[in-house]
The RNA shown here (c-di-GMP-I riboswitch aptamer) has 82 nucleotides and comes from a Planctomycetaceae bacterium. Its mean pLDDT, the model's own confidence on a scale to 100, is 88. The model forms 80% of the base pairs in the Rfam consensus.
RNA sequence: CCUCGACAAAGGCUAACCGGCAGCAAUGCCGGGGCGCAAAGCUAGGGCCGACACGUUCGCGUGGCGGUAGCCGGCUGCCGAA
Repeated sequence: CCUCGACAAAGGCUAACCGGCAGCAAUGCCGGGGCGCAAAGCUAGGGCCGACACGUUCGCGUGGCGGUAGCCGGCUGCCGAA
């Protein structure tokens, strides 16, 4: 240094659910909460989700727009037992 990841140390993040707010929706933000996470840090390339438009054999398809990083991929990175 790479791989790897310990009932290690110091810290970090925060699912479901609940309350409030924003949004047509997906979903987001704040507070509570804590299932979990060694990238649960960053990133919309793929996937997925939403409303809309067009087409449709009514199964769905296409398009741009919006969203999602706790699905995959890419980038960066703390610690150091085996």